[in-house]
RNA sequence: UUCUUAUCGAGAGCGGCGGAGGGAUAGGCCCGAUGAAGCCCGGCAACCGAUUUAUAGAGCAGUCCCCAACCCGGGUACGUUCUUUAAAUGUCAUGGUGCUAAUUCCUACAAUGGCGCAGUAUUGCGGUCGUUGGCAGAUGAGAA
Numbered sequence: 001u002u003c004u005u006a007u008c009g010a011g012a013g014c015g016g017c018g019g020a021g022g023g024a025u026a027g028g029c030c031c032g033a034u035g036a037a038g039c040c041c042g043g044c045a046a047c048c049g050a051u052u053u054a055u056a057g058a059g060c061a062g063u064c065c066c067c068a069a070c071c072c073g074g075g076u077a078c079g080u081u082c083u084u085u086a087a088a089u090g091u092c093a094u095g096g097u098g099c100u101a102a103u104u105c106c107u108a109c110a111a112u113g114g115c116g117c118a119g120u121a122u123u124g125c126g127g128u129c130g131u132u133g134g135c136a137g138a139u140g141a142g143a144a
Stems, first nucleotide, its partner, number of pairs: 001144008013041001015040003021031003025108004042100003046097003049092003052087003056083005062078001064075003104136001109133007116125003
C1' cells in the first nucleotide's frame, strides 16, 4: 500500500511544554489568544489480550457407577477444553493498538415519504424536513 471482516448515537483533563491553526476532501457549520496543531503526563475502554460468576451447547476420558477375568462397551458430567449468552457495556488497563469538542459535526451518490414550488394534468424540482441503502473516511483483527 492492497484485500477480507467487525464496529463507528457510549466513554475520557479547569494539567505541563508549545505557540496559530484545527475539525480527512469539497460545501456548510463550528472550535481556537478565556490559547489551535504537535509533544508529555493524566484519562477512557472500542478491538486484541487477561480474568470472575452464572448460563446453554459441544468435545475429552483422568475419577466415579454398571457390565466384565481383562480389554472392549454403556452411563454420569465431579474434572477439563472450546464456544454462546448475560452480569443496567461484569472486572482489569500490567501487555499490543486506539481514542480523549460537536452522531464519523452535517451533507456529498441513489431510492423513498411529508411539506413547499412549477404545471390543466400524468409529472418535474440540486427547494425543505426526514427514512433506508450505498460511497468515502476512521479504528481494530486477519491476510497478501

RNAcentral holds the sequence, with entries from Rfam. The RNA shown here (SAM riboswitch aptamer (S box leader)) has 144 nucleotides and comes from Paenibacillus albidus. It matches the Rfam family "SAM riboswitch aptamer (S box leader)". Its family is annotated with regulation of gene expression in the Gene Ontology. About the family: The SAM riboswitch is found upstream of a number of genes which code for proteins involved in methionine or cysteine biosynthesis in Gram-positive bacteria. Taxonomically the source falls in Paenibacillus (Bacteria, Bacillati, Caryophanales, Paenibacillaceae).